[in-house]
RNA sequence: GGAGGAGGUCGUGCAGUCGCGCACCGCAUCACACGUGGCGCGGUGGGAGGAAAGUCCGGACUCCGCAGGGCAGGGUGGCCGCUAACGGCGGCCUCGAGUGAUCGGGGGAAAGUGCCACAGAAAGGACACCGCCUCGCCGCGAGGCGCGGUAAGGGUGAAAGGGCGAGGUAAGAGCUCGCCAGAUCCCGUCGUGAGGCGGGAUGCUAGGUAAACCCCACCUGGAGCAAGACCGAAUAGAAGGGAUGCUCGGCUCCGGCCGGGCGCGGAUGGCCCGUCCGAUCCCUCGGGUCGGUCGCAGGACCCGGCGAGCAAUCGCCGGGCUAGAUGAAUGGCUGCAGCCCACGCCUCGCGUGGGAACAGAAUCCGGCUUACAGACCUCCUCCGGCG
RNA sequence: GCCGGUGUAGCUUAACGUUAGAGCGACUGAAUCGUAAUCAGUAGAUGGAGUGUUCGAUUCCUCCCGCCGGCU
Numbered sequence: 001g002g003a004g005g006a007g008g009u010c011g012u013g014c015a016g017u018c019g020c021g022c023a024c025c026g027c028a029u030c031a032c033a034c035g036u037g038g039c040g041c042g043g044u045g046g047g048a049g050g051a052a053a054g055u056c057c058g059g060a061c062u063c064c065g066c067a068g069g070g071c072a073g074g075g076u077g078g079c080c081g082c083u084a085a086c087g088g089c090g091g092c093c094u095c096g097a098g099u100g101a102u103c104g105g106g107g108g109a110a111a112g113u114g115c116c117a118c119a120g121a122a123a124g125g126a127c128a129c130c131g132c133c134u135c136g137c138c139g140c141g142a143g144g145c146g147c148g149g150u151a152a153g154g155g156u157g158a159a160a161g162g163g164c165g166a167g168g169u170a171a172g173a174g175c176u177c178g179c180c181a182g183a184u185c186c187c188g189u190c191g192u193g194a195g196g197c198g199g200g201a202u203g204c205u206a207g208g209u210a211a212a213c214c215c216c217a218c219c220u221g222g223a224g225c226a227a228g229a230c231c232g233a234a235u236a237g238a239a240g241g242g243a244u245g246c247u248c249g250g251c252u253c254c255g256g257c258c259g260g261g262c263g264c265g266g267a268u269g270g271c272c273c274g275u276c277c278g279a280u281c282c283c284u285c286g287g288g289u290c291g292g293u294c295g296c297a298g299g300a301c302c303c304g305g306c307g308a309g310c311a312a313u314c315g316c317c318g319g320g321c322u323a324g325a326u327g328a329a330u331g332g333c334u335g336c337a338g339c340c341c342a343c344g345c346c347u348c349g350c351g352u353g354g355g356a357a358c359a360g361a362a363u364c365c366g367g368c369u370u371a372c373a374g375a376c377c378u379c380c381u382c383c384g385g386c387g
Numbered sequence: 388g389c390c391g392g393u394g395u396a397g398c399u400u401a402a403c404g405u406u407a408g409a410g411c412g413a414c415u416g417a418a419u420c421g422u423a424a425u426c427a428g429u430a431g432a433u434g435g436a437g438u439g440u441u442c443g444a445u446u447c448c449u450c451c452c453g454c455c456g457g458c459u
Stems, first nucleotide, its partner, number of pairs: 001383010012337007020047001022045006029038004049358001053369002056367005061224004073220005078092005093106005107215002112213002114209003129154002131150003135146004162180006181205002183202008228294006239284006245262007264278005301320008339355007388458007397411004413429005434451004439447001
């Protein structure tokens, strides 16, 4: 100097001016239940993000359900740890890619079932297409036919039942042996563990697919702040209770009170029982609706320092308070400074013109994912040159 | 704000993971004096992305985009 890899930070600053919504204070005015509220004006304070987004996970919180446990359903998946929890994060293990920094994948296919198009004989512990071989028959012969053996060779396919060599055989084959690759089991050793290393045994070599059903282990009740709680107003009306009747008896202070009996109207053809429906008033209860208040901003919070830990993270100390709307505020303009681009010049630089993304809180928090003009920082790898 | 569903030709719709079919429509031709109907044929699609899973994806997985619906 070139080409890369990993991680992180910022994502305009200052001043003026005009506005917006919130909190507090003050003034004036109106209302009443008389210390609160509405409207107006003035002042002070603070007012978007790294993703506020997507709503993909997890939790706090609230209501409903629930003895406990199980099934079903859903989710996760190497090991250990962190955490309130997680599908997140950190470290490690293993396989694969890369010269490397580094990056990507991760339970079980030897429990069972299903599927593997086309091609191919066969898609799984192979039913032999071509080929090879023994035997039998036919043929003078070349050869043909048949019963078998054979997965070594050819061919098909994404994938064909370990690879190379030797022995062996009629031809072949882990059939046997040597080496290599893997699998399973045992022993020793290191590690909390996944697993590593060393040694030994078994010819064990049974394809792929679980983001197919499934098996194993672990987790998991449902809904969501339009959750939910409270206050007020008006109103429909279900439900419960009583009254609105007649008559008899008793008491009486002559207003009524107590007790008993019958009980109202309509429908069910008539009658009895039974059932159903129904008028007015009062009380209780009262879903939903509308308006308001709370939930709702002090929290798994932020900043700095020290300590434990490889790290994620945790502990201690000090300091700080940092949006809260409900048609939904957080904006516009000007000047200066900074950044980028273009042009010109007297080329350390100056002047002129232009540009600056993605996006915008709505119960809150921890993650993930996605979008993003541009600027900066740290660490690392490979290649080349010079000293 | 919160929560569900869905996306295949111009329209309406099919498709156990193995060549994306159909009806209507469009276009071309035949037939007719001409048009319609009819007959023959043609073109046209899986919302986008992915060293995703798989031999193979409309289908399974993940992320974006659009549309529809629900709510004390």

This is a predicted complex of two RNAs, RNase P RNA and transfer RNA, with 459 nucleotides together. Model confidence (mean pLDDT): 78 of 100.